[in-house]
RNA sequence: CGGCGUGUGUUAGCGCCAGGACCGUAAUGGGUUGACGAGGUAUGGCAGUUAUCGAAAGACUCGGCGGAUGCUGCCACGGCCGUGAUCCGGUGAUCACAGGUGGGCCGUAAGAGAGAAAGCAAAAAGCAGAAUCAAGACUGUAACAGAGGUUCUCUCAUCACUGAUA
Numbered sequence: 001c002g003g004c005g006u007g008u009g010u011u012a013g014c015g016c017c018a019g020g021a022c023c024g025u026a027a028u029g030g031g032u033u034g035a036c037g038a039g040g041u042a043u044g045g046c047a048g049u050u051a052u053c054g055a056a057a058g059a060c061u062c063g064g065c066g067g068a069u070g071c072u073g074c075c076a077c078g079g080c081c082g083u084g085a086u087c088c089g090g091u092g093a094u095c096a097c098a099g100g101u102g103g104g105c106c107g108u109a110a111g112a113g114a115g116a117a118a119g120c121a122a123a124a125a126g127c128a129g130a131a132u133c134a135a136g137a138c139u140g141u142a143a144c145a146g147a148g149g150u151u152c153u154c155u156c157a158u159c160a161c162u163g164a165u166a
Stems, first nucleotide, its partner, number of pairs: 014066004019062001020033004036054003043076007077107005082097006099162004111156007126141004
């Protein structure tokens, strides 16, 4: 360096620590703390941005560095906004077909908005446990969110031009 096998890790509130704070030491060295879960990488690139939601806490989730699945803009790619006929009381069904350009809205579950419903967490605190000088961390244990998503209802939008055998 390459290959095979086994184990661990199971992943972005994530990683780190020079400030601050705490513990320890006679002192220095040293140690500890520094994001709790939910949601999110199901198109890609570039740029920008203190990247969503609540819970807890009020010396810290404060402060700093890095990262990041978010959002915005642009580009590329992709989807929807098709046509005609017939049936027919529909957000309908069946059949046939041929596209192209622009514009709009979106991102593969590929229009926007509003309302309602169901459903969903961990930590902190407390208690218990073993180790530690200690700070603190670990393990077990109860309850409690909001956003997103899902379902239902309603409203709005669902465009324009061109094209008849290339």
Molecule: glmS glucosamine-6-phosphate activated ribozyme aptamer